[in-house]
RNA sequence: GGGCCGGUGGCGAAGUGGUAUCGCGCUCGCUUCGCAAGCGAGAGGGCGCGGGUUCGAGUCCCGCCCGGUCCACCA
Repeated sequence: GGGCCGGUGGCGAAGUGGUAUCGCGCUCGCUUCGCAAGCGAGAGGGCGCGGGUUCGAGUCCCGCCCGGUCCACCA
């Protein structure tokens, strides 16, 4: 340098054009003498960055950045 895969709450993942979902964690409540477990409720992300297409983009297109992997090149 080229091909492919990936980047989504604190962490791990889902989401194949129509209001971004789940688990763990966190907060509050119930329960307990107390803790844990269990049950219920809640907060927290607009999706790596910039542009484009579209009535509408996490999703499609272009460029760039970062990570993984394979190949090539140089020495």
This is a predicted structure of a 75-nucleotide RNA (transfer RNA) from Hadarchaeaceae archaeon (SeqCode). Lineage of the source: Archaea > Methanobacteriati > Hadarchaeia (SeqCode) > Hadarchaeales (SeqCode) > Hadarchaeaceae (SeqCode). The sequence is in RNAcentral, with records from ENA and MGnify. The same sequence occurs in records of 4 taxa. Its Rfam family is "tRNA". It is annotated as a transfer RNA. About the family: Transfer RNA (tRNA) molecules are approximately 80 nucleotides in length.